Predicted 3D model of a 91-nucleotide RNA (Bacterial small signal recognition particle RNA) from Streptomyces chisholmiae. Its mean pLDDT, the model's own confidence on a scale to 100, is 76.
RNA sequence: AGCCCCUCACGCGGCGCUAUCUCGUUGAACUCCCCCAGGGCCGGAAGGCAGCAAGGGUAGGCGAGCUCUGGUGGGUGCGUGAGGGGCCCUC
Numbered sequence: 001a002g003c004c005c006c007u008c009a010c011g012c013g014g015c016g017c018u019a020u021c022u023c024g025u026u027g028a029a030c031u032c033c034c035c036c037a038g039g040g041c042c043g044g045a046a047g048g049c050a051g052c053a054a055g056g057g058u059a060g061g062c063g064a065g066c067u068c069u070g071g072u073g074g075g076u077g078c079g080u081g082a083g084g085g086g087c088c089c090u091c
Stems, first nucleotide, its partner, number of pairs: 002087012015073005021065006032057003040049003
């Protein structure tokens, strides 16, 4: 110097699990947001105010999934680096 094995670290990938990611559903019945028919209030009117139901959305709940994003794990693949060992060669 060459080859092989082991350990560790890092990078990229693969696989599994998972959620603050995705989908579905429910959905504020103590207090959420938007929009507010009807009705109410103010006004001479024009118009304005608060606002129930319906409708829309968010938080939260439940269920499913890993395509994306994040986390995590390995008797996981490749590469790089460090350490250790073996074989061979030379002296």

Its Rfam family is "Bacterial small signal recognition particle RNA". It is annotated as a non-coding RNA gene. From the family's description: The signal recognition particle (SRP) is a universally conserved ribonucleoprotein involved in the co-translational targeting of proteins to membranes. Gene Ontology terms of the family: signal recognition particle, plasma membrane targeting and SRP-dependent cotranslational protein targeting to membrane, signal sequence recognition. The gene name in the source record is ffs.